Notes: The RNA shown here (TPP riboswitch aptamer (THI element)) has 119 nucleotides and comes from a Chromatiales bacterium. Model confidence (mean pLDDT): 77 of 100.
């Protein structure tokens, strides 16, 4: 210099990835606002010993933090994409302001505050 913005009512949207480890243990670890916090149920493995019992970091369903809500980069789609890094990844950057994508209602605000980019 640019940039971005708080509350509090009501309703809605959304995501949970990747090392290493293991049986489905117990840990450790990158990134992130959030990744394994909880409750029900369940396929396989395992173990006990057996018409059956236990154990989840898997799978489904809920709930909770947590983000975003049309002024919409919250997230979903292209895409099992394209570069560039990393142990290794949607880790960064392209793609790209492409498509799609969830509410109104009030109150407050720019000499504030956020430390994002750039010089």
């Nucleotide at each position: 210099u640019g940039g971005c913005u708080g509350c509090c009512u009501u309703g809605g949207g959304g995501g949970a990835g990747g090392u290493c480890g293991c049986g489905a243990c117990a840990g450790a670890c990158c990134u992130g606002a959030g990744a394994g916090u909880c409750c029900g149920g369940u396929a396989u493995c395992c173990g006990c010993a057996u018409u059956g019992c236990g154990c989840g970091c898997g799978c489904c369903g809920g709930a909770g933090a947590c983000c975003c809500u049309u002024c919409g980069a919250a997230c979903c789609u292209g895409a099992u994409c394209c570069g560039g890094u990393u142990a290794g990844u949607g880790c960064c950057g392209g793609c790209g302001g492409a498509g799609g994508g969830a509410u109104a209602g009030g109150c407050g605000u720019u000499u504030g505050g956020c430390c994002c980019a750039g010089a």